RNA sequence: GGGGCGGUAGUUCAGCCGGCUAGAACGCCUGCCUGUCACGCAGGAGGUCGUGGGUUCGAGUCCCAUCCGUCCCGCCA
Numbered sequence: 001g002g003g004g005c006g007g008u009a010g011u012u013c014a015g016c017c018g019g020c021u022a023g024a025a026c027g028c029c030u031g032c033c034u035g036u037c038a039c040g041c042a043g044g045a046g047g048u049c050g051u052g053g054g055u056u057c058g059a060g061u062c063c064c065a066u067c068c069g070u071c072c073c074g075c076c077a
Stems, first nucleotide, its partner, number of pairs: 001073007010026004019057001028044005050066005
């Protein structure tokens, strides 16, 4: 330098060919239960989907650029 994959809630991830209000598990908070804790049960908070543009009536999903991680290839007198 070229290319592949990935970057979505605190963490690990899902989200198929674009369509109404973005989800799960674990964690966290509150309540119930319990003599207490844990377990269990019920409820809740938490994200503008790496960043910036573009296409579109509409983008996490398509296109371009760019940053970060990872892997492969190449180059280096």